[in-house]
RNA sequence: GGGGCCAUAACUCAGUGGUUAGAGUCACCGGCUCAUAACCGGCAGGUCCCAGGUUCGAAUCCUGGUGGCCCCACCA
Numbered sequence: 001g002g003g004g005c006c007a008u009a010a011c012u013c014a015g016u017g018g019u020u021a022g023a024g025u026c027a028c029c030g031g032c033u034c035a036u037a038a039c040c041g042g043c044a045g046g047u048c049c050c051a052g053g054u055u056c057g058a059a060u061c062c063u064g065g066u067g068g069c070c071c072c073a074c075c076a
Base pairs, nucleotide, nucleotide: 001072002071003070004069005068006067007066010025011024012023013022018056028042029041030040031039049065050064051063052062053061
């Protein structure tokens, strides 16, 4: 220098154009227990990396940027 993949809740991920964006874990509250863990119930938690575009409608499609991982090439 060229190419590919990824970025969604504190963490791991699903959701690939259409109603209010979801699950598990963690945290918090309650139940159970002599008590803790496990187990059961509940609650909370996100401007979907940033900017722009397309569309009646964008987490989703397009362009640019940022960050992470990988491959190839070049130089020394």